[in-house]
Description
Transfer RNA from Monoraphidium neglectum, 74 nucleotides, folded computationally. Model confidence (mean pLDDT): 80 of 100. It matches the Rfam family "tRNA". Rfam classes the family as a transfer RNA. The sequence is in RNAcentral, with records from ENA and Rfam.
RNA sequence: GUCUUCGUAGCUCAGUUGGUUAGAGCGCAGGAUUCAUAACCCUGAGGCCGCCGGUUCGAGCCCGGCCGAGGACA
Numbered sequence: 001g002u003c004u005u006c007g008u009a010g011c012u013c014a015g016u017u018g019g020u021u022a023g024a025g026c027g028c029a030g031g032a033u034u035c036a037u038a039a040c041c042c043u044g045a046g047g048c049c050g051c052c053g054g055u056u057c058g059a060g061c062c063c064g065g066c067c068g069a070g071g072a073c074a
Base pairs, nucleotide, nucleotide: 001073002072003071004070005069006068007067010026011025012024013023019057028044029043030042031041050066051065052064053063054062
């Protein structure tokens, strides 16, 4: 340099053919339980989906550019 996969919560990931409020597990906070801690149980906070633009009535999802990460080739 070319090709390719990917970027969604603190971490690991889901998100269907574009549509109604963006979800799960772990973690975190509070509660319940316990003599106490852990485990188990209940509740909650936390994200405008890498950035900028485009298409569309409507974009996490489609298109373009850029940035970043992994892989292959040279």

Annotation: The organism belongs to Monoraphidium, within Eukaryota.